The part of an RNA shown here (large-subunit ribosomal RNA, domain I) has 570 nucleotides and comes from a soil metagenome.

Context: one part of a larger RNA
RNA sequence: GGCGUACGGUGAAUGCCUUGGCGCCAGGAGUCGAUGAAGGACGUGGUAAGCUGCGAAAAGCUUCGGUGAGCCGCAAACAGGCUUUGACCCGAGGAUCUCCGAAUGGGGCAACCCACUCAGGCUCAUACCUGAGGAUCGCCGACCGAAUCCAUAGGUCGGCCGAAGACAACCCAGGGAAGUGAACCAUCUCAGUACCUGGAGGAACAGAAAACAAAUCAGUGAUUCCGCUAGUAGCGGCGAGCGAACGCGGAAGAGCCCAAACCGGUGUGCAUGCACAUCGGGGUUGUAGGGCCUGUCGGGCCGCAAGGCCGGCGAGUCAACAACCAGCACCAUAGUCGAACGAUCUGGAACGAUCGGCCACAGAGGGUGACAGCCCCGUAGGCGACAUGAUGCUGGCUCGCUGGACAGGUUCCUGAGUACCGCGGGACACGGGAAAUCCCGCGGGAAUCUACGAGGACCAUCUCGUAAGGCUAAAUACUCCCUGGCGACCGAUAGUGAACCAGUACCGUGAGGGAAAGGUGAAAAGAACCCCUGCGAGGGGAGUGAAAGAGUACCUGAAACCGUAUGCCU
Repeated sequence: GGCGUACGGUGAAUGCCUUGGCGCCAGGAGUCGAUGAAGGACGUGGUAAGCUGCGAAAAGCUUCGGUGAGCCGCAAACAGGCUUUGACCCGAGGAUCUCCGAAUGGGGCAACCCACUCAGGCUCAUACCUGAGGAUCGCCGACCGAAUCCAUAGGUCGGCCGAAGACAACCCAGGGAAGUGAACCAUCUCAGUACCUGGAGGAACAGAAAACAAAUCAGUGAUUCCGCUAGUAGCGGCGAGCGAACGCGGAAGAGCCCAAACCGGUGUGCAUGCACAUCGGGGUUGUAGGGCCUGUCGGGCCGCAAGGCCGGCGAGUCAACAACCAGCACCAUAGUCGAACGAUCUGGAACGAUCGGCCACAGAGGGUGACAGCCCCGUAGGCGACAUGAUGCUGGCUCGCUGGACAGGUUCCUGAGUACCGCGGGACACGGGAAAUCCCGCGGGAAUCUACGAGGACCAUCUCGUAAGGCUAAAUACUCCCUGGCGACCGAUAGUGAACCAGUACCGUGAGGGAAAGGUGAAAAGAACCCCUGCGAGGGGAGUGAAAGAGUACCUGAAACCGUAUGCCU
């Protein structure tokens, strides 16, 4: 020196554990904000660095309710207090709430600087302090008021008027890629995806047929979502690939209001009976409907009429139409009652073993010094709210209808730079195609019910419908958040990046990137006292403890690596 063995050091794997995560289900909630949000800065405790709470009334004030013996947060300690005259804690309402931040008096390098007006305080008077107010835009009202007569633009003032900003996903709209695939690549694809912007709601969008269908006979009857139809029909450098609908089965189910004709009121203009504006009535559809005129029928009273009252019918404020109140029920936001076990043995400890019992609408689960139905919290099952909120029902109350039905006539109305066409684009599964349908830009440009559109070029017949105005619950999508439950999900290199004071430390000018780090013990009983030492570090005794080879560098404590001793070999 090597190999081996024994015993150690270092080291942290492994095992066990779980305060934290992950996923799903059900229910709730689906907003917050100029009454100043979200998010922060700075303060705030007797001692107080951090976190948490709170805001100069500052780990808090107050009212009501719950609970019932302790309490002054994490978090020890000292000092000092509070509390059955009910503290602390929990729930509901209220008060306070510095400064920044949409930030809004002006400015600004956020948490700072500088004013003004009014009122009050102090002062002899300033200074100073306190309170209130004032940003911008929109809307409405009043007044003033140019070029330019009227007017308009504009300006001033006012309104307990509105907006703004934040927010995970879902939704709608305006814009809109490329890597990729096509084994290259250009049409195409990826994809109307990612991303940017605007907007809204608890959902959004869509939605009450100018729809489908059928084939000369029929049938369906708003929208949305799901399963089929079907990877079909089609589209496609007919490549890669893209990809319906009709119809059927389900979920849900709901229909309405204007414009116009005509009638009436008010205002303005003037050509003095017309036009415009506005309000009310009327009216809302395809078997065409409505207006106007005539005829027949028709609740009561008042009134010439318009209309009003009573009566009748209907509806209900989350659709078509709108503001509230009360009562009751139920739910949420604190809680509360809740059965049944002892002895002996082992042990540090009984929840173990043995013996003998008990409860069970409760043998889910967790804790307790080992494994507990009967020790504790709970569980099954009951009960409970001063107050606030949600929902439902009833009533008050409010709203609508109460003149329409039938027959005949009249031809007044029924959404115009619209439909449609040409050119150029886009959307439709459909790439310009035989290309219908829908939308946009430019140009042209109808008809008015004997009308017009559609049925995939186009025409005829037939059928279906009535565009150029609007509203509409449910079935559907999502989960930042709250409550409960579950898991052949993880168990500290896993599971969130984060089990721990983590979006922290740290890195970067910045956008941004982004860690590591859990475990003594049942209980601190956390080692009085003695010794070595630098009044060290570390260690040895003593003591605690079941254990200290559990000593805060603390459960277990593998290996690499480093030693000490020793056997063999050299």
Its mean pLDDT, the model's own confidence on a scale to 100, is 82. The RNAcentral record of the full RNA draws on MGnify.